[in-house]
Molecule: transfer RNA
Organism: Candidatus Woesebacteria bacterium
RNA sequence: GGGCUCAUAGCUUAGUUGGUAGAGCAUACGAUUCGCAUUCGUAAUACAUGGGUUCGAUUCCCAUUGGGUCCA
Numbered sequence: 001g002g003g004c005u006c007a008u009a010g011c012u013u014a015g016u017u018g019g020u021a022g023a024g025c026a027u028a029c030g031a032u033u034c035g036c037a038u039u040c041g042u043a044a045u046a047c048a049u050g051g052g053u054u055c056g057a058u059u060c061c062c063a064u065u066g067g068g069u070c071c072a
Stems, first nucleotide, its partner, number of pairs: 001071007010025004019055001027043005048064005
């Protein structure tokens, strides 16, 4: 320098013929308990960035950034 691939919640991840994003653990609050733990319930938290196409984009296209891998 070039090819391929990945980027979704604090962490691990599901989700593509385009139609308003879910789970587990963790966190906060409540119930239960004399108290702690366990268990149960509720809540908050996410589509790497910038453009394009579209009525509508996590999804399709382009560029950029970062990680992995291969070639030179």